Context: one part of a larger RNA
């Protein structure tokens, strides 16, 4: 200077508190760790690794293992020789592969001899490969302190110096926000505004969206002529400025209260993340230096395998019930998807589903039932009409192909589980808690992720304490 301190002094934030709801125990999913194994590919490890890399491992995937090939190679680029490419048959193999055969001769240029693109094949060797090592050689990107208010510079001035002002002090702010002092005067990167999205309202436009008034027309229905009102849609304006009034304050900033308004003090929500820190992570996205392999650590192909299972631990879905459970009926989303898709409607099945087939590159038609919610009815506290794991038989779909190792439907089975020990996590408002519903990956596969909307709470006295951070300041044998 600067880090620490069970030093202070001032201050924040789901940090504490006040409150809701979990997690720890039960069943299962899912990652890890351990063992196990030919192999259980690798990578990540305190927050900041453990539903992470993986937006989906039957085969591909794959990087692991056994085994069969293969060696200028699966793939680029140059020679040289022969051949058009191609398309096809049949034998031997798991299969890569090998063998034996049939078709077929194009295009350009041409002196008709041939060259020449392209592709295929043979052979040389330059090479070509390598998810092999090193994230302590590295570039990129990306976690984290942390959206925390800080982090620096010029010039001057103090100080031999390192360094110090300026950035300290009094006030205020979410803020190094702003305002007043000051040996300082500016200034940069950070804040905070420009940007998206919602909350109101004005104009413009009116299909494929809407239907108020006027006709039609139905069992019903914007379905029809019409209509530009409203609702919506998407472009282009207003609107919030502490702008106005009281009050406090230094006639400063500013804070409290009101008016007013759809919104009031950054309206709520995103995106934006400063000099650094952690030799953090990633050579298995790419790129890239050294190091290693080269009849192998390349490469091709079948079959395992990443799905093991005495156990520990993470993060989740389900429950243990009556604010429920089952049965019937009836209401009200948003956002988002769709041609190698989406599928209405009708028929079949008891059901996953199958048959047929209209519509739709979608404001048009379809995914589509929104569910929890209400209105009947039944159960009556039971390990049950709670709870669904596990087993056993049958089916369905995707897909060459469902044993290892998939998703679902049906009957039968009907486990643990009466609300969880120490401890621990999330959350402050349309949030928690609850309900469904949709995308990405993808042929199948989701209780995971990412996003939508419905219903919608409780409580915050206050900062002494845990934990973390910012500022000033002491002390330190520490750098």
């Nucleotide at each position: 200077u600067g880090a620490c301190g069970g030093g202070g002094g001032c201050c924040c934030g789901c940090a504490c508190a006040a409150g809701c709801g979990g997690u720890g125990g039960a069943g299962c999913a899912u990652g890890u760790g351990g063992u196990u194994u030919a192999a259980u590919u690798c990578g990540a490890c305190g927050c900041a690794a453990c539903g992470c890399g993986c937006a989906g491992a039957a085969c591909c995937u794959u990087a692991c293992c056994u085994g069969g090939g293969u060696u200028u190679g699966a793939u680029a680029u140059c020679c040289a020789c022969g051949g058009a490419a191609c398309c096809u048959u049949c034998c031997a193999g798991a299969g890569a592969u090998g063998g034996a055969g049939g078709g077929g001769u194009g295009c350009c240029c041409u002196u008709c001899g041939g060259g020449g693109a392209g592709c295929c094949g043979u052979g040389a060797g330059a090479c070509g490969g390598g998810u092999g090592c090193u994230g302590c050689a590295u570039g990129g990107c990306u976690g984290u302190c942390g959206u925390c208010a800080g982090c620096u510079c010029g010039u001057g001035u103090c100080g031999u110096g390192a360094g110090a002002u300026g950035u300290u002090g009094g006030g205020u702010u979410a803020a190094g926000u702003c305002c007043c002092g000051c040996a300082a005067c500016g200034a940069g990167c950070g804040c905070a505004a420009c940007c998206c999205u919602u909350g109101u309202c004005c104009c413009u436009a009116g299909u494929u969206a809407c239907c108020a008034g006027c006709g039609a027309g139905u069992a019903a229905a914007g379905u029809c002529g019409g209509g530009a009102a409203c609702u919506c849609u998407a472009g282009g304006g207003a609107g919030a400025c502490u702008g106005c009034c009281g009050g406090u304050g230094u006639g400063a900033a500013a804070c409290c209260g009101g008016a007013g308004g759809a919104a009031g003090g950054u309206g709520g929500g995103g995106a934006u993340g400063a000099c650094g820190u952690c030799a953090a992570g990633u050579c298995c996205u790419c790129a890239u230096g050294g190091c290693c392999c080269u009849u192998a650590u390349g490469u091709c192909c079948a079959g395992g395998g990443c799905u093991a299972c005495a156990c520990a631990c993470g993060u989740g879905c389900u429950a243990c019930a009556a604010u429920g459970g089952a049965u019937g009926g009836u209401a009200c989303a948003a956002a988002a998807c769709g041609a190698c898709g989406c599928a209405a409607g009708c028929c079949u099945g008891a059901g996953a589903a199958g048959g047929u087939a209209a519509g739709c590159a979608a404001a048009c038609c379809g995914u589509a039932a929104a569910a929890a919610g209400c209105c009947a009815u039944u159960c009556u506290c039971a390990g049950u009409u709670c709870g669904g794991a596990u087993u056993g038989a049958g089916g369905u779909c995707u897909g060459c192909a469902a044993c290892u190792c998939g998703a679902c439907c049906u009957c039968a089975u009907g486990a643990a589980g009466u609300c969880g020990g120490a401890a621990u996590c999330g959350c402050u408002a349309g949030u928690a808690a609850u309900c469904g519903c949709g995308g990405a990956u993808c042929a199948g596969c989701a209780u995971g992720c990412c996003g939508c909307g419905g219903u919608g709470a409780a409580u915050a006295c206050g900062u002494u304490c845990c934990c973390g951070g910012g500022c000033c300041u002491u002390g330190u044998a520490c750098a």
Molecule: small-subunit ribosomal RNA, 3' major domain
Organism: uncultured Pseudomonadota bacterium